[in-house]
Context: one part of a larger RNA
RNA sequence: GGAUGAACGCUGGCGGCGUGCCUAACACAUGCAAGUCGAACGGUGCCUACGGUGAAGUUUUCGGAUGGAACUGUAAGCAUAGUGGCGGACGGGUGAGUAACACGUGGGUAACCUGCCCUGUACAGGGGGAUAACAGUUAGAAAUGACUGUUAAUACCGCAUAAGCGCACGAAGGCGCAUGUCUUUGUGUGAAAAGCUCCGACGGUACAGGAUGGGCCCGCGUCUGAUUAGCCAGUUGGCGGGGUAACGGCCCACCAAAGCGACGAUCAGUAGCCGGACUGAGAGGUUGGACGGCCACAUUGGGACUGAGACACGGCCCAGACUCCUACGGGAGGCAGCAGUGGGGAAUAUUGCACAAUGGGGGGAACCCUGAUGCAGCGACGCCGCGUGGGUGAAGAAGUAUUUCGGUAUGUAAAGCCCUAUCAGCAGGGAAGAAGAUGACGGUACCUGAGUAAGAAGCCCCGGCUAACUACGUGCCAGCAGCCGCGGUAAUACGUAGGGGGCGAGCGUUAUCC
Numbered sequence: 001g002g003a004u005g006a007a008c009g010c011u012g013g014c015g016g017c018g019u020g021c022c023u024a025a026c027a028c029a030u031g032c033a034a035g036u037c038g039a040a041c042g043g044u045g046c047c048u049a050c051g052g053u054g055a056a057g058u059u060u061u062c063g064g065a066u067g068g069a070a071c072u073g074u075a076a077g078c079a080u081a082g083u084g085g086c087g088g089a090c091g092g093g094u095g096a097g098u099a100a101c102a103c104g105u106g107g108g109u110a111a112c113c114u115g116c117c118c119u120g121u122a123c124a125g126g127g128g129g130a131u132a133a134c135a136g137u138u139a140g141a142a143a144u145g146a147c148u149g150u151u152a153a154u155a156c157c158g159c160a161u162a163a164g165c166g167c168a169c170g171a172a173g174g175c176g177c178a179u180g181u182c183u184u185u186g187u188g189u190g191a192a193a194a195g196c197u198c199c200g201a202c203g204g205u206a207c208a209g210g211a212u213g214g215g216c217c218c219g220c221g222u223c224u225g226a227u228u229a230g231c232c233a234g235u236u237g238g239c240g241g242g243g244u245a246a247c248g249g250c251c252c253a254c255c256a257a258a259g260c261g262a263c264g265a266u267c268a269g270u271a272g273c274c275g276g277a278c279u280g281a282g283a284g285g286u287u288g289g290a291c292g293g294c295c296a297c298a299u300u301g302g303g304a305c306u307g308a309g310a311c312a313c314g315g316c317c318c319a320g321a322c323u324c325c326u327a328c329g330g331g332a333g334g335c336a337g338c339a340g341u342g343g344g345g346a347a348u349a350u351u352g353c354a355c356a357a358u359g360g361g362g363g364g365a366a367c368c369c370u371g372a373u374g375c376a377g378c379g380a381c382g383c384c385g386c387g388u389g390g391g392u393g394a395a396g397a398a399g400u401a402u403u404u405c406g407g408u409a410u411g412u413a414a415a416g417c418c419c420u421a422u423c424a425g426c427a428g429g430g431a432a433g434a435a436g437a438u439g440a441c442g443g444u445a446c447c448u449g450a451g452u453a454a455g456a457a458g459c460c461c462c463g464g465c466u467a468a469c470u471a472c473g474u475g476c477c478a479g480c481a482g483c484c485g486c487g488g489u490a491a492u493a494c495g496u497a498g499g500g501g502g503c504g505a506g507c508g509u510u511a512u513c514c
Base pairs, nucleotide, nucleotide: 001514002513003512004511006510007509008508009507010506013386014385015384016383017382018381019379020378021344026342027341028340030339031338032337035086036085037084040083041082043080044079045078046077048075049074050073051072052071053070057066058065059064093297094296095295103221104220105219106218107217108216109215112214113213117210118209119208120207121206122205123204125159127157128156134149135148136147137146138145139144165190166189167188168187169186170185171184172183173182174181175180195202223269224268225267230260231259235257236256237255238254240252241251242250272294273293274292275291276287277286278285279284299320300319301318302317303316322333323332324331325330350376352375353374354373358372359370360369361368362367389419390418391417392416399410400409401408402407423455426449427448428447429446433441458503459502460501461500462499463484464483465482469498470497471496472495473494479486480485
């Protein structure tokens, strides 16, 4: 000198774009943050229309007429607890752990998977038994159950069929990278499906290919300490099995005794990694906040279930700590989502608006949900831009400071006169962002008009380094100080004043990096 997620002191006009718990991965009141589909299903409720039966009442010539409650049927619509489907594995947060194939980079997978999407081929025949809802009984303070009866499906389960597919045992041919793999073929054997409909559609099953997303493996790279030198028993390898989508001591039985290490094993400490960022002429050093990619975690520890995908932040089970409810028998909870609270701290924001846009989930769609996101609010926290006026004006006014008392400085500075209106304020108009409609932002940005210099300047420094000097006070005191050093009676170094220098809505200080 540059830089910062900064803080502190003094000061503070406006706008744009960014950015804002670095500390306690401390504890959390309250609200919201993941739902959706009635075009999968049986119910239930409401409303409308058209039928059936038809009470009270009114009227009556006593035959009836009128009336329309209640019940019931059909059809359309609306709503929906439950069964079922898809989504809750994305999006959002945090960096505790991790020195590791975690990450980066380059490869491998002849050892693998892939819902939704795209392409192609083939198919969808015929049955069955349940169960929630519901009704009844019943336990409990509640959370939540238990029993009996009844019912539906795109829920569940057999059967048929099998172009092709899986498995087992064979045959022939081709290829490669060792285990192998590909093609053709024989025998045996096994496994599918679902409907709905507004007739347009939307779906279902099997196989093959693609796309996308992942799993696993390998080469190289990736902090400090030797005042850590030996480490390891599923340890190292083999054979055979189990398990997995898949290779593998991943796990198991048996066998062998290996394996790693001064090219730093093991141990200890520290740390999420990268694209990047800061600095520097570069080499390098430092750093990883915001944004993007990957990883890990979700009160602590463990476990699996479901599923294409999780060992699952707002799912389940167990154990621990903590908080809450309780009728003491038993239950409920998890902000490292968005706001917000307490606490810690030098320190870090609103319990805001909207789904209008972009994107995501569900749905055929209308649409619903979305604290993702878009916006607004707060903070000079940062960067950038603008303003606080311009011209003229010497009686060099007054005041103030100083003085050799003549003057000198402040100083064209002020006043005065003439202009202008950026910003702010007032009034009028008023967007783009939205493909046909739909705008939270927002009467915002922007444009126009009227009108007053009015509403808008401070901070640090002045001994040398280092731009900028005098007076008074103080008297090794009070104090200053980044280094050298100032202060003990004329201090340009302390304090105040005048003057000056620097930067400017900021200026200094502190901390950290180069």

Small-subunit ribosomal RNA, 5' domain from an uncultured Lachnospiraceae bacterium, 514 nucleotides, folded computationally.
It was read from a public genome assembly.
Model confidence (mean pLDDT): 85 of 100.